Small-subunit ribosomal RNA, central domain from a metagenome, 350 nucleotides, folded computationally.
[in-house]
Context: one part of a larger RNA
RNA sequence: UUGGGCGUAAAGGGUGUGUAGGCGGUUUGAUUAGUCUUUCGUUAAAACCUCCCGCUCAACGGGAGACAUGCGGAGGAAACGGUCAAACUAGAGAAUGUGAGAGGCUUACGGAACUCACAGUGUAGGGGUGAAAUCCGUUGAUAUUGUGGGGAACACCAAAGGCGAAGGCAGUAAGCUGGCACAUUUCUGACGCUGAGACACGAAAGCGUGGGUAGCGAACGGGAUUAGAUACCCCGGUAGUCCACGCCCUAAACGAUGUUCUCUGGCUUUUCGGAGUAUCGACCCUCUGGGAGGCGUAGCUAACGCGUUAAGAGAACCGCCUGGGAAUUACGGCCGCAAGGCUAAAACUC
Repeated sequence: UUGGGCGUAAAGGGUGUGUAGGCGGUUUGAUUAGUCUUUCGUUAAAACCUCCCGCUCAACGGGAGACAUGCGGAGGAAACGGUCAAACUAGAGAAUGUGAGAGGCUUACGGAACUCACAGUGUAGGGGUGAAAUCCGUUGAUAUUGUGGGGAACACCAAAGGCGAAGGCAGUAAGCUGGCACAUUUCUGACGCUGAGACACGAAAGCGUGGGUAGCGAACGGGAUUAGAUACCCCGGUAGUCCACGCCCUAAACGAUGUUCUCUGGCUUUUCGGAGUAUCGACCCUCUGGGAGGCGUAGCUAACGCGUUAAGAGAACCGCCUGGGAAUUACGGCCGCAAGGCUAAAACUC
């Protein structure tokens, strides 16, 4: 390579947009470098295969025939595929009308808590723990009241809930802005799917410059514990956590499950639409479309489990795996300010 695989055994790229490429709906006509068919040439001989013959048989040898594969020439076919032309509406998109939402960005505002400062009341403790101590406090703490400042996060609502491609998103209001669902079936008329490279986004930590710093808190200092205690517990506390701009590009980036389309019994919960029925109206009930859950049929699976949100039955395209270690490595290359990231072996060994 072939074959077989990728939820948990090795294996789905962190996520999207999209280039090349691959694949591609219905009908008609034309065409024919794919495809199918006929024929001719060639594909050396020997060998292989079939038949006949010669060595007493066989091996061996001789003769004849044939298959196979590729390439080329000529003739034919037009279902499929390609190409060209015309048309269609079931895919896809648009329009119109509704609707839900922590989707994103910016600005403003709010209350609770915390902390700091000042002032009042007030007096000897407070804090902390398994118990203590370090620590704070008569220069008046803790507690309590008032005033003012500051930064960060938004209790209840809150949910198996919602939105987003993923990362992720939660106080309130306004402005700007992306996506989605349903209904109508008005328009375009295959405009589609996937997607190597590429580009964009990408938690936390970390980095650069400037700001900010209430709480928390790596490092660090101290107190305990302990045989020791570079820890767990306690008192402090710098970076950081926050903001702006610029980098980094990794995660158990997980549903450990790539994207898209078609098909295949049900029951039940929830969320967002629509229609019918009903009604003063809102419910209820029936049907229907989109999402999110639970349980289960067939089927699948090594089992666990999955089961119309498939891990079932199929199709298209991409990524990836091929015994363990060496190895989230070396070397080289590319990227980065650095930390490092991406790509990625071998010797050797079991």
The prediction has a mean pLDDT of 87. The RNAcentral record of the full RNA draws on SILVA. It matches the Rfam family "Bacterial small subunit ribosomal RNA".